[in-house]
RNA sequence: GGGUCUGUAGUCUAACGGUUAGGACAUCGCUCUCACACAGCGGAGAACAGGGUUCAAUUCCCUGCAGACCCA
Numbered sequence: 001g002g003g004u005c006u007g008u009a010g011u012c013u014a015a016c017g018g019u020u021a022g023g024a025c026a027u028c029g030c031u032c033u034c035a036c037a038c039a040g041c042g043g044a045g046a047a048c049a050g051g052g053u054u055c056a057a058u059u060c061c062c063u064g065c066a067g068a069c070c071c072a
Base pairs, nucleotide, nucleotide: 001071002070003069004068005067006066007065010025011024012023013022018055027043028042029041030040031039048064049063050062051061052060
């Protein structure tokens, strides 16, 4: 330099053109305990950026950025 793929909470991950973006771990609070742990209940927390298509985009398309792999 060329090609392919990926980008969703602190981490991992799911789904879908329309309903509140779901789950696990982590974190915070409460209950439990003499206390801690475990357990139970609850809370907060996310679509890489920009543009386009569409009545409607996290999803489809384009560009950029970042990462992984292959080729040279």